[in-house]
Context: one part of a larger RNA
């Protein structure tokens, strides 16, 4: 000195990033039990009190036997009595420092936050506010269904021995109050009149070769084929168009000016836009500026509760605000408890090190 176990005077979280960790709470009975609630729960809420032994008393069972009476004479009824057992009630007494004597065996209470919940994860650093879910809602699919598996325009399978109260996909995630405004982009459904268009039809023309013809020759002209080429024209779906569509992907302003102190601005002007963010909620898991300002709890409080709104950069199924209950979740406070600390000390064991 380390591990691992124990004990501590006074004080009690002062430790620390945070009570990590310890210590403390515990069984069983009984009395009591608050806010809020989705009336089930919250609750083992919290708080309180008994508990061992012996003797007396008491309540309710269980049992086999003795007696009595009664008898249908049965292994029968009813009653009374010694037991023996299990359970209870009250009274007294009576030892110990201590009676659940030992093990085993919840701490608790207040506020926020997230997420409804029970469950699911990162086999080996992450258990969570992450996923999933009941519930909500759009979408496709009329059955050889859409949509998958199958190298495959295959066969054959699942979907399904189902049939739109079904199956598939996608987003939202109990419940409760709700979900606003914009379809200009971009996606998806419809639409087909007009613009654009490809293979292909189509073939006007153009050009090659030559039987012939001319020509004295050089060399020119050139039909049929047959080759290379080729223009207007017709050509489909697409896109461009016209329309729907936002719980499709997604977006939801600026400047100036105005009230009889001041200050703010229900008011008004202009400009730009698809529309200019409705309820709700906000310095919030979102607030830089911030440790914003005011309250509250401290003696003292970047955290924390509540409010205000000046929201750099909340906001309505990439859902908005609540929300009982439930969480080895996250934060703030308190009681109880304690070597976490102030401050450190000794016991036991075992490791290591020194000497030896």
């Nucleotide at each position: 000195a380390c591990g691992u176990g124990g004990u501590c005077a006074a004080g009690g979280a002062a430790c620390u990033c945070g009570g990590c960790a310890u210590a403390a709470u515990g069984a069983u009975c009984c009395c009591g039990u608050a806010a809020c609630u989705u009336c089930g729960g919250a609750a083992g809420a919290a708080g309180g009190g008994a508990u061992g032994c012996c003797a007396g008393u008491u309540u309710g069972g269980g049992u086999a036997g003795c007696c009595a009476g009664c008898u249908u004479c049965g292994c029968g009824c009813u009653g009374g009595u010694c037991g023996c057992u299990c359970u209870u009630u009250c009274u007294g007494g009576u030892c110990g420092c201590a009676g659940a004597g030992a093990a085993a065996c919840g701490a608790c209470u207040c506020a926020a936050g997230c997420g409804a919940c029970u469950g699911u994860u990162u086999a080996g650093c992450a258990a969570a506010a992450a996923c999933a879910c009941a519930g909500g809602u759009g979408c496709g699919u009329g059955c050889u269904a859409a949509g998958c598996c199958g190298c495959g325009u295959a066969a054959g399978g699942c979907g399904c021995c189902g049939u739109a109260u079904a199956c598939g996909c996608a987003c939202u995630g109990a419940c409760g109050c709700c979900u606003g405004c914009c379809c200009g982009g971009u996606g998806c459904c419809g639409g087909a009149a007009g613009g654009u268009u490809a293979a292909g039809g189509g073939g006007a023309g153009g050009g090659g070769u030559u039987a012939g013809c001319c020509g004295c020759a050089a060399g020119g002209c050139g039909a049929a084929g047959c080759c290379c080429u080729g223009a207007g024209c017709c050509g489909a779906a697409g896109c461009c168009c016209c329309g729907g569509u936002a719980a499709a992907c997604g977006g939801c302003g600026g400047c100036c000016g105005u009230a009889a102190c001041a200050a703010u601005a229900a008011c008004g002007g202009u400009c730009c836009u698809a529309a200019g963010g409705u309820a709700g909620c906000g310095a919030a898991a979102u607030u830089c500026c911030u440790u914003g300002u005011c309250g509250g709890g401290u003696a003292a409080g970047u955290u924390c509760c509540g409010a205000c709104c000046u929201g750099c950069a909340c906001g309505a199924a990439u859902g908005g605000c609540g929300u009982a209950a439930c969480g080895a979740c996250u934060u703030g406070a308190g009681u109880a408890c304690u070597g976490u600390c102030u401050c450190g000390a000794c016991c036991a064991c075992g490791u290591g090190c020194u000497c030896g």